Predicted 3D model of a 115-nucleotide RNA (Guanidine-I riboswitch aptamer) from a Rhodospirillales bacterium. Its mean pLDDT, the model's own confidence on a scale to 100, is 87. The sequence was found by an Rfam model in a public genome assembly.
């Protein structure tokens, strides 16, 4: 020059809306019904560009276990496997559309487009 890979799943947050539940309002036959999300709020949704933490994968490193060689004692080997450390980068970004009750920084997308 060219390829190939830079994962996934949970928690939690910004954020977000309004199916429930609660709060306000208004109605009632008092069972409840009906409105309101520029109603703090629980339930819930929820980040590639947040957090934290799991696995994965990829380097190293040990003979514990598989292997090899010795009658045996021992001896070698880092391929498997277990265990143990390490890596796991960078990231400006629309409109518009799509779910779910409905909206979003979710999905479509590490997209279009920009450097």
């Nucleotide at each position: 020059g060219u390829c190939a890979u830079c994962u996934g799943c949970g928690u939690c947050u910004a954020g977000g809306g309004u199916u429930c539940c609660g709060a306000c309002c208004g109605c009632u036959g008092c069972g409840g019904c009906g409105g309101u999300g520029a109603c703090u709020g629980g339930u819930c949704c929820g980040a590639g560009a947040g957090u934290c933490g799991c696995a994965a994968u990829c380097c190293g490193g040990u003979u514990c276990c598989u292997c090899c060689c010795u009658c045996a004692c021992g001896g070698g080997a880092a391929a498997g496997g277990g265990c143990c450390g390490g890596a796991c980068a960078c990231a400006c970004g629309g409109a518009g559309g799509g779910a779910c009750a409905a909206a979003a920084g979710c999905c479509c997308g590490g997209g279009a487009g920009g450097u």